[in-house]
The prediction has a mean pLDDT of 81. A computed fold for a 161-nucleotide RNA from uncultured Anaerotignum sp., annotated as Lysine riboswitch aptamer. RNAcentral holds the sequence, with entries from MGnify. Lineage of the source: Bacteria > Clostridia > Lachnospirales > Anaerotignaceae > Anaerotignum. Its Rfam family is "Lysine riboswitch aptamer". Its family is annotated with lysine biosynthetic process in the Gene Ontology.

RNA sequence: GAUAGAGGUGCGGAAGCGAUCAGUACUCUUUUGGGAGAUAUGCGGGGCAGCAGAAAAAAGAGGAAAGGCGUCGCCGCCGAAGUCUUGCGGCACGCCCGAUGGCUGCGAGGCUGGGACACUGUAGAAGAUGCAGUGUACUGUCACUUUUGUGGAGCGCUAUC
Repeated sequence: GAUAGAGGUGCGGAAGCGAUCAGUACUCUUUUGGGAGAUAUGCGGGGCAGCAGAAAAAAGAGGAAAGGCGUCGCCGCCGAAGUCUUGCGGCACGCCCGAUGGCUGCGAGGCUGGGACACUGUAGAAGAUGCAGUGUACUGUCACUUUUGUGGAGCGCUAUC
């Protein structure tokens, strides 16, 4: 270097189902309102609506989705993969372009052996969940020590060539 493997409450994917998001956004009606506004954020520009009554608020009637999760079997796997930062693209946004934000593809870099539990921080609508740190026991692996502990990290370990 190549090939084949192992770890276990192991990792990922697209469906199904469930909760959350949320009785929120939004639509309609009524009332108040009062003179300018609405848009994921109206932030910049254009367009549009609006004294035939905008925004905003209240009440009533209807009422989502995305992203983030859980579960179930299936499929693909064992840096599986995740997450953060960043570069260049793509998508949606109740009209268009741009910016920011969201989702996403590829590349680069940082962190993480694996899952569990607790705490802290951070992301998140969140008491879901993710990530990082610390701690606890466990687990696979290697090294040291010699029979019991200590330490390391997947750029690892085992087998064959």